[in-house]
RNA sequence: CGGCAGGCUUACACAUGCAAGUCGAGGGGUAACGAUGGUGCUUGCACCAGGCGACGACCGGCGCACGGGUGAGUAACGCGUAUGCAACCUACCCUUAACUGGAGGAUAGCCCGGAGAAAUUCGGAUUAAUACUCCAUAGUACUUUCUUGAGGCAUCUCUUGAAUCUUAAAGUUUCAGCGGUUACGGAUGGGCAUGCGUAGCAUUAGUUUGAUGGUGAGGUAACGGCUCACCAUAUAGGCAACGAUGGCUAGGGGGUCUAAAAGGAUGGUCCCCCACACUGGUACUGAGACACGGACCAGACUCCUACGGGAGGCAGCAGUGAGGAAUAUUGGUCAAUGGGUGAGAACCUGAACCAGCCAUGCCGCGUGCAGGAUGACUGCCCUAUGGGUUGUAAACUGCUUUUCUACGGGAAUAAAAAGGGGUACGUGUACUCCAUUGAAGGUACCGUAGGAAUAAGCAUCGGCUAACUCCGUGCCAGCAGCCGCGGUAAUACGGAGGAUGCAAGCGUUAUCCGGAUUUAUUAGGUUUAAAGGGUGCGUAGGCGGAAAUGUAAGUCAGGGGUGAAAUCCCACAGCUUAACUGUGGAACUGCCUUUGAAACUACCUUUCUUGAGUUAAGUUGAGGCAGGCGGAAUGUGUAAUGUAGCGGUGAAAUGCAUAGAUAUUACACAGAACACCGAUUGCGAAGGCAGCUUGCUAAACUUUAACUGACGCUGAUUCACGAAAGCGUGGGGAGCGAACAGGAUUAGAUACCCUGGUAGUCCACGCCGUAAACGAUGAAUACUCGAUGUAUGCGAUAUACAGCAUGCGUCUUAGCGAAAGCAUUAAGUAUUCCACCUGGGGAGUACGCUCGCAAGAGUGAAACUCAAAGGAAUUGACGGGGGCCCGCACAAGCGGUGGAGCAUGUGGUUUAAUUCGAUGAUACGCGAGGAACCUUACCUGGACUUAAAUGUAGAUUGACCGGUAGAAAUAGAUCUUUCCUUUCGGACAAUCUACAAGGUGCUGCAUGGCUGUCGUCAGCUCGUGCCGUGAGGUGUUGGGUUAAGUCCCGCAACGAGCGCAACCCCUAUUCUUAGUUGCCAGCGAGUAACGUCGGGGACUCUAGGAAGACUGCCAGCGUAAGCUGUGAGGAAGGUGGGGAUGACGUCAAGUCAGCACGGCCCUUACGUCCAGGGCUACACACGUGCUACAAUGGCCAGUACAAAGGGCAGCUACAUGGUGACAUGAUGCUAAUCUCUAAAGCUGGUCUCAGUUCGGAUCGGAGGCUGCAACUCGACUCCGUGAAGCUGGAAUCGCUAGUAAUCGCGUACAGCAAUGACGCGGUGAAUACGUUCCCGGGCCUUGUACACACCGCCCGUCAAGCCAUGGAAGUUGGGGGUACCUGAAGUCUGUAACCG
Repeated sequence: CGGCAGGCUUACACAUGCAAGUCGAGGGGUAACGAUGGUGCUUGCACCAGGCGACGACCGGCGCACGGGUGAGUAACGCGUAUGCAACCUACCCUUAACUGGAGGAUAGCCCGGAGAAAUUCGGAUUAAUACUCCAUAGUACUUUCUUGAGGCAUCUCUUGAAUCUUAAAGUUUCAGCGGUUACGGAUGGGCAUGCGUAGCAUUAGUUUGAUGGUGAGGUAACGGCUCACCAUAUAGGCAACGAUGGCUAGGGGGUCUAAAAGGAUGGUCCCCCACACUGGUACUGAGACACGGACCAGACUCCUACGGGAGGCAGCAGUGAGGAAUAUUGGUCAAUGGGUGAGAACCUGAACCAGCCAUGCCGCGUGCAGGAUGACUGCCCUAUGGGUUGUAAACUGCUUUUCUACGGGAAUAAAAAGGGGUACGUGUACUCCAUUGAAGGUACCGUAGGAAUAAGCAUCGGCUAACUCCGUGCCAGCAGCCGCGGUAAUACGGAGGAUGCAAGCGUUAUCCGGAUUUAUUAGGUUUAAAGGGUGCGUAGGCGGAAAUGUAAGUCAGGGGUGAAAUCCCACAGCUUAACUGUGGAACUGCCUUUGAAACUACCUUUCUUGAGUUAAGUUGAGGCAGGCGGAAUGUGUAAUGUAGCGGUGAAAUGCAUAGAUAUUACACAGAACACCGAUUGCGAAGGCAGCUUGCUAAACUUUAACUGACGCUGAUUCACGAAAGCGUGGGGAGCGAACAGGAUUAGAUACCCUGGUAGUCCACGCCGUAAACGAUGAAUACUCGAUGUAUGCGAUAUACAGCAUGCGUCUUAGCGAAAGCAUUAAGUAUUCCACCUGGGGAGUACGCUCGCAAGAGUGAAACUCAAAGGAAUUGACGGGGGCCCGCACAAGCGGUGGAGCAUGUGGUUUAAUUCGAUGAUACGCGAGGAACCUUACCUGGACUUAAAUGUAGAUUGACCGGUAGAAAUAGAUCUUUCCUUUCGGACAAUCUACAAGGUGCUGCAUGGCUGUCGUCAGCUCGUGCCGUGAGGUGUUGGGUUAAGUCCCGCAACGAGCGCAACCCCUAUUCUUAGUUGCCAGCGAGUAACGUCGGGGACUCUAGGAAGACUGCCAGCGUAAGCUGUGAGGAAGGUGGGGAUGACGUCAAGUCAGCACGGCCCUUACGUCCAGGGCUACACACGUGCUACAAUGGCCAGUACAAAGGGCAGCUACAUGGUGACAUGAUGCUAAUCUCUAAAGCUGGUCUCAGUUCGGAUCGGAGGCUGCAACUCGACUCCGUGAAGCUGGAAUCGCUAGUAAUCGCGUACAGCAAUGACGCGGUGAAUACGUUCCCGGGCCUUGUACACACCGCCCGUCAAGCCAUGGAAGUUGGGGGUACCUGAAGUCUGUAACCG
């Protein structure tokens, strides 16, 4: 762009126009128009003439009951389908037969007059007909009576003949006809009746009085309670669980959508039927109506009005308003098709055919095709010197012209009728020729020319689901069909680029079917997920053993009728194709009828015994009902003995008791329950049943025969039974014991525990009717491997065994099951019947009904809300679950902390700043193994802006130092001219330029790396196999053993890996090799003395190698692994001691400030430099330490012995000075050579229990040391001062042997906060019965509603707000039933009414 279709939701209200008229060839006629003629004349007007064409209004005929619209009502013979009418009608049309004679009186119109605003109407005069009336004629019509024959389906029907009775007509005419009347028949259309089918509610179960039937009559086209009178029926009739009645919803069908089918949903367009026409009622006319564009009445509404009265009905076509998410033009034509009238021309036709609007749907077509890469620029993205993508896309070149524009041509649909001519038969038909008629439309279509020219959007891009990146945003804004996305790297939000899908459309929304076997007929379930009735008897119903005969309802087969057309399907054909349309076929799986068959079901008859039952003989049992009896216990009473408690509890108290309890004894009474036997025992339908015994009664089983002959199974409604609690009446009441009281417990304790105690529990009678009434498993029948126990019975002599039947149990195969599990007592395999289920909550609630004395029971929803609720099993985690085991975990010990002072870290506070991080264990002497400046990241102030440093490249220069200003950084000025050299240059330093800046700013929840912790705990996994649907399991569990998942044994597991152990280092013993700087026994030398020297390798030691320890040997135990031993040997004995070594993982653990790194942020600053300050503050709180509180001590004097480290800007011997820190001088050592370098201890003395000769804080003074510099803010020395503190509350920490405790030494550093950290050696204990408990951990097992995993999950109330629903004094509107009153139009009827 074109073709083909389709297009109000409010049966709401409607302005305007049109949608049903036609016939003069039925009639009286002449209002308008035209022609003709005539008259008057003003010459283009008036008048006259029904004589003509025609024709308004009128009489008459036909039509208006069709066509068109709508779906309100209707759950119905309304519709569909199949039949029937012997119970009927049918205008126009067709066939046949007969007839069409005569007479009469009116009336509309016209004319005159009146009323009224109008609509309309009244009176008078006159007139016609195919209008109306009367008479004649007529029978195959109609009435009555008789008659003949035949048929059928009960009433009956058809037929022959006769008699009787009642009825007909219309004309026009060109004389062919057309019309009219009667009758039979046909066709068409209708009416009525019947079988079957046709929505949901039982919280609608009874309904009905013309109701059901009969007789008679009326009425109708016709049957019929359709109507009426009478009768029957009232304990009745009809209908009703196969659903009546009631209420709610709805037009039905062909079909349409969906689905594999069965079904489910639906009924718009087209076709058939029905119903309706503003709402309700009513009839008239007519062949047909109770009538969409007719009438009457009532009502509502609208309109006109002169207020007296009138008019109207779009659910016809357009159109308007309202409503609504939402649906069109007040168009053209009768050309075709069809309809009405007419003889016909013709007229009418919003039926119809066309056009217009709408991407509403279906179908078709196009918006170009080919070439064109340095794959241009832009855009976007990236791993960014570059690449990718947009993208052959564009430009450009060539080609084509569907479409478009312009011009030109140009349809089919049209065949006829009528007209004219001709032919045949005869005066009208049939055929033929000629001419005429197109709304759509100058449209479809065709041709010519032009030129890529006129033409692309929408949605999506996390998965389902085709398609991915960047930016923005930061649980915000937003998305979302479900899952879900968004909290700073969002393929999910918004934008962009790109991509994907569809395409003149695309996406959303709504609705239906599907998937959904998720209502299951095909085709589901009910142990635990929702679901078996509490149990039985049994009615209706459903189902039902074996054999035979018959029938033919179901069933099967053949034939016939019907199942409208359209639609669907197939084939062919017509539009260029397709959609669309046409032709033919098939199909419409249905209903009816007919002819057969007879297996199965059914029915009738006959028979059978195996199902079922009866009889006989036995057996069994807590089966039931009623009565009698018994002992133990408990309580109470009486009496006695007897004395101070009893009782009760985790512990107590309330309570009882000197008025004599408890306890003991005797006697008496009361009520209830029945120890032992007693048992996955027995009986019963279930509930349930337990001392003994008697009576009555029911059942089951076994055995053997006999008998009946399917009598059976199940079972809606019904009926009966039915624990406990509860209710009613009357008894009874010992014990127990709701409620209640008191005492305890507790935060509370309306509980658990204790002391009491009422109803109740017991009995009789009557109700209730429910339970986890459970085997959470309905009843019955049949079949289907085994093992084992038990109760009763049988046969046999038997209390052995084995067998059979019926019960009660356990295990197991197949099979089943989601699994757990079930498994001859099925949850297996099948059949029959019943009951029940359909997500969770709301809720077994509300309302209604039934039952009940009540309590309550039975039946049993919805609104609303959630996306789950649930079952079984798995792995973990957890438990104030269980078992086993380990650890300085407890216990046993030793020493501490918590109290004091100080040191140090943290919190808090303060501050300009007190930089930042670490925060339970696993932060807090931690990062920091050295904060006076620096460090330093913080604060204040002063400065810089390609910069402070470094690198590369190039160029230039040769500094530095000194002096001025300044707090310094820095500024400016002056002066000077480095080193090597082969003289080219190079090195170093500085300056300038260029390129790379920088950030201790944020995010450890974007990360790497590293680290802490569980934990040096013994665990964590894999391959293959096996088991399980699977998650998973097994292995890895079990029995032992070990420090150990270490090892052994067993085992559907067999092996393996990471961990454990070992291998590595140090240490303990020995040997060997080597022998300096170490060592020195023997030999020699020397000294005051010393391995000092010559020498030596013996020893110590050093540092290489080797040996050694492996439960190897012995004894005992044990299968073994292994364990035990004051065993042997050995330096060492069962891992010898210590270290390094840290599995899979957990804690989003810690660290962006050690380093690295993604992203974000700052860029004359969040970067950089400098000076000063701060990190060292101080009411306070905590952690970690040091020193103490003293006599196992302090002080003084003397004296002995280490290891491991460090040392040239260093360690320093030694000497001197100083009280001392230290200083000065000086020597050795780049180190087994020199040096730093011991203390506790030991010996002797003193102090004598005190705030001290303990303790050393604090403060004052004076010093030396490091360093540019000790004020904030260093340590050290000397003198003086001499605080708290006399062993530390609750609580808490470490340690099991060379350990704790105690003593000193070293390191990093200019110096030092060090009492810290990390190392080193010296001296050197106590205790462990044991695993109950605390903490942590490992393995097995168990429960779980947890899985962020118990720091879990989760219940109830509540403020405010919101949603849904209910109640409420009342108020208001709509609908219905019943009773009564008034009662329109109309129909029928009566009346000697009135008119005729």
Predicted 3D model of a 1396-nucleotide RNA (small-subunit ribosomal RNA) from an uncultured prokaryote. The coordinates come from a structure-prediction model, not an experiment, and the mean pLDDT is 81. It matches the Rfam family "Bacterial small subunit ribosomal RNA". The sequence is in RNAcentral, with records from ENA.